Predicted 3D model of a 71-nucleotide RNA (transfer RNA) from a Cyclobacteriaceae bacterium.
RNA sequence: GGUACCAUAGUUCAGAGGUAGAAUACCGCACUGUCUAUGCGAAGACUGGAGUUCGAGUCUCCAUGGUACCG
Numbered sequence: 001g002g003u004a005c006c007a008u009a010g011u012u013c014a015g016a017g018g019u020a021g022a023a024u025a026c027c028g029c030a031c032u033g034u035c036u037a038u039g040c041g042a043a044g045a046c047u048g049g050a051g052u053u054c055g056a057g058u059c060u061c062c063a064u065g066g067u068a069c070c071g
Stems, first nucleotide, its partner, number of pairs: 001070007010024004018054001027041004047063005
């Protein structure tokens, strides 16, 4: 330098173009003599920009970052 893949919550992962979910962690409540465990609840995210579309996490392009391969 070229090609391919990846980027969603603090972390690990889902997500047929139509309300963004789970697990775990953190916080609150219940339970307990206390702590853990358990149950319930709350908060928390689509890498950036542009395009297509009535509507984009999802499709297209560019950029950024990461991984692999080739030179």
It matches the Rfam family "tRNA". From the family's description: Transfer RNA (tRNA) molecules are approximately 80 nucleotides in length. The prediction has a mean pLDDT of 83.